Context: one part of a larger RNA
RNA sequence: CUGGGUGUAAAGGGUGAGUAGGCGGUAAGAUAAGUCAUAUGUGAAAGCCCGCAUCUCAAAUGCGGGAUUGCAUAAGAAACUGUCUGACUAGAGUACAGGAGAGGUAAGCGGAAUUCCUAGUGUAGCGGUGAAAUGCGUAGAUAUUAGGAGGAACACCAGUGGCGAAGGCGGCUUACUGGACUGAAACUGACGCUGAGUCACGAAAGCGUGGGGAGCGAACAGGAUUAGAUACCCUGGUAGUCCACGCUGUAAACGAUGAGUGCUAGGUGUUGGGUAGAGAUACUCGGUGCCGCAGCAAACGCAAUAAGCACUCCACCUGGGGAGUACGUACGCAAGUAUGAAACUC
Repeated sequence: CUGGGUGUAAAGGGUGAGUAGGCGGUAAGAUAAGUCAUAUGUGAAAGCCCGCAUCUCAAAUGCGGGAUUGCAUAAGAAACUGUCUGACUAGAGUACAGGAGAGGUAAGCGGAAUUCCUAGUGUAGCGGUGAAAUGCGUAGAUAUUAGGAGGAACACCAGUGGCGAAGGCGGCUUACUGGACUGAAACUGACGCUGAGUCACGAAAGCGUGGGGAGCGAACAGGAUUAGAUACCCUGGUAGUCCACGCUGUAAACGAUGAGUGCUAGGUGUUGGGUAGAGAUACUCGGUGCCGCAGCAAACGCAAUAAGCACUCCACCUGGGGAGUACGUACGCAAGUAUGAAACUC
């Protein structure tokens, strides 16, 4: 390389849009590039395979045949693939009618709670722990009442509920806006699937500039614990957490399961639609769960939301360590990220 694989053994790209490429629905006609069959030429000799022969045998040598899977030419075949022509509607899409949703962006508003400030009442404790202490408090704390400030997060509803490509999204209102689903079947007529590069998005932490800072809280300080305690516990507390703009581009970015299409028993919840029915309910389309047959699987388990049966395209794996390291290159302000070995060793 081939082959065999990728839920958990090595292995699915974090996710999407999409270029090249690969693959591609139904029924005709044409063509003959692929494909098939025939013939001719060529495919040097030696070598190779088979047979025979010659050296007494063998190696060796000689002769004949085969093979040389290829290329070219001639005249053909037309099922399949390709190309061209005109057509179709079951794939795909557009328009129409509906209902559902924490989908996104921006602005405004609301109440509960924590903290702080001011004032009143009030007096000796409060706080914290396994127990304590540090800490706060007679300069009046804790508690309680009223008023005010400010920031962050939105109890109940809340649900293996919903939405989104993933990351993710949860108080209320408004504006703008993306997608999906159902129904009907008017229109287009294969316009499709995948997708190397490329581009965009991408939790948290981190970085830059400027704001903001209630609570929490790396670092740090103190108190405990302990043989020690650079920890776990306690009292404080800076970055950060929040906002705007820009960067970073990684996660157990997980369903550890790439995307698409078709096929393959059932049962039972739930969610958004539709049809029938007075209703009970039944049927049907799209999601989301559980159980389970065939089948698969090393087992665990998966099982119409497949890890079953098939096809198309992409990504990735090929013993452990060395090592996601070194070197080089690219990107980045940096932190670092991406790509990614070998010696050696078992």